[in-house]
RNA sequence: GUCUUCGUAGUGUAGUGGUUAUCACGUCCGCCUCACACGCGGAAGGUCGCCAGUUCGAGCCUGGCCGAAGACA
Numbered sequence: 001g002u003c004u005u006c007g008u009a010g011u012g013u014a015g016u017g018g019u020u021a022u023c024a025c026g027u028c029c030g031c032c033u034c035a036c037a038c039g040c041g042g043a044a045g046g047u048c049g050c051c052a053g054u055u056c057g058a059g060c061c062u063g064g065c066c067g068a069a070g071a072c073a
Stems, first nucleotide, its partner, number of pairs: 001072007010025003018056001027043005049065005
């Protein structure tokens, strides 16, 4: 330099154009316990990497940029 895949809560992830974007772990609160852990219930936490475009409507499709991994040179 070229090509491929990927970027979504603190971490890991689901989500093939349509209501309010999932789940697990973690965090916080409550119950339980002498207390902790486990367990049960609840809550907070995402402007879906950035900027444009297409569309009535974009996390999803298109282009550019940034970043990560891999292959080739």
Predicted 3D model of a 73-nucleotide RNA (transfer RNA) from Acropora cervicornis. The RNAcentral record of the sequence draws on ENA and Ensembl Metazoa. The coordinates come from a structure-prediction model, not an experiment, and the mean pLDDT is 83. RNAcentral records the identical sequence in 2 taxa. It matches the Rfam family "tRNA". Its family is annotated with triplet codon-amino acid adaptor activity in the Gene Ontology. NCBI's taxonomy places the organism under Eukaryota, Opisthokonta, Cnidaria, Scleractinia, Acropora.